[in-house]
Parts: sequence; C1' cells; structure tokens
RNA sequence: CGUAGGAGAUAGCCGAGUCCGGGCCGCAUGGGCGACCCGGAGCGGGGGACCCAACUUCGUGGGGCGAACCGGUCGCAGCGUCGACCGGCGUGCACCUCUUCGCACGAGCCCGUCAGCUCACCCCGUAGGCAUGAGCAGAGGAGAUCU
Repeated sequence: CGUAGGAGAUAGCCGAGUCCGGGCCGCAUGGGCGACCCGGAGCGGGGGACCCAACUUCGUGGGGCGAACCGGUCGCAGCGUCGACCGGCGUGCACCUCUUCGCACGAGCCCGUCAGCUCACCCCGUAGGCAUGAGCAGAGGAGAUCU
C1' cells in the first nucleotide's frame, strides 16, 4: 500500500421538489459561492384513441393536486355553518423493510362550465415549511466515511 473478515461510532424531518451544463450579475479571489435566466437528465402531476365503462348534462354544476376522509352524539330556539367528543379509516415519527405499543396530523390551494379509462402524442412543476425530535424496542437487511 492492497485484499478479505470482525467490532464500534457517525449520518436531521415532511414533500415530486434533486443533479448536470451554459449565460448573465453580484460577492470573493488560492480553490470558489450565491441570485436570476436557458437547456438537459431524473423524479412528480395533468390532458389525450380504438376497446371497455358510463347513459350523462342544462346545476346543490363538474373536476384536479394532496394523507387531509366517512359515520354518530352533543351544543345553538331550529336548519345550515361552526365547535366539542366518540368510533372507523388514512398519512407521518430520524439508513431501509416488517411487527408490537406509543405519539403527532387529517390542512391548504388550483381549473373555470370543461376533462372516465386511454397507445402514440401534447402540456405543467421541480417549491415551501420545520427540527435536535410527533419514538423507543424486537427481527431481518444494505452500502458510505472514520477508528
């Protein structure tokens, strides 16, 4: 120095939202970093035939992204709305998967009278927010770095 094996430690989260190249501007100036714009890859989403499905609409319109829904009880003079509680269901909780228990969440936004599925084809997005925990444990598994 190399190879193989063993042990220990380390690694932020939700979300598709990451990576590469070029242009231009600013800051640095040893190497570079950041904003904006363009192109590409990857990832995510929508539209869109035959066949199949559906027989619809002229309205309480209909539809999309997303886990963000369903039912019941009570409160209000009553309905609606809203709120509280309960049950069911769904999503998330620190490398990954499964399991027990526990905990947190069940919002928000968009299209504009219009869209079932859907090959080819076409179009759009690539944000934002949070944190030392909304989580430990059991079983199994996978590489990276360091010792």
Predicted 3D model of a 147-nucleotide RNA (c-di-AMP riboswitch aptamer (ydaO/yuaA leader)) from a Solirubrobacteraceae bacterium. Of the family's consensus pairs, 92% are formed in the model. It was read from a public genome assembly, where an Rfam model found it.